[in-house]
RNA sequence: GCUGAAGUAGCUCAGUUGGUAGAGCAAUUGAUUCGUAAUCAAUAGGUCGCGGGUUCGACUCCCGCCUUCAGCU
Numbered sequence: 001g002c003u004g005a006a007g008u009a010g011c012u013c014a015g016u017u018g019g020u021a022g023a024g025c026a027a028u029u030g031a032u033u034c035g036u037a038a039u040c041a042a043u044a045g046g047u048c049g050c051g052g053g054u055u056c057g058a059c060u061c062c063c064g065c066c067u068u069c070a071g072c073u
Base pairs, nucleotide, nucleotide: 001072002071003070004069005068006067007066010025011024012023013022019056027043028042029041030040031039049065050064051063052062053061
């Protein structure tokens, strides 16, 4: 330099013929217990890597850029 993959909650990841963003774990609160753990219930937590474009509408489609990984030279 070229090619491909990945970037979504604190962590691990879902979410495709474009239509109001989710799960598990973790966190907080409550219940239970003499107390803790475990269990159960609830709550909070996101400019979907960044910037543009298309569209009535974009995590999703198109373009550019950034970061990480793999391969080729």
The RNA shown here (transfer RNA) has 73 nucleotides and comes from a Bacillota bacterium. Its Rfam family is "tRNA". The family's RNA type in Rfam is transfer RNA. The coordinates come from a structure-prediction model, not an experiment, and the mean pLDDT is 81. Lineage of the source: Bacteria > Bacillati > Bacillota.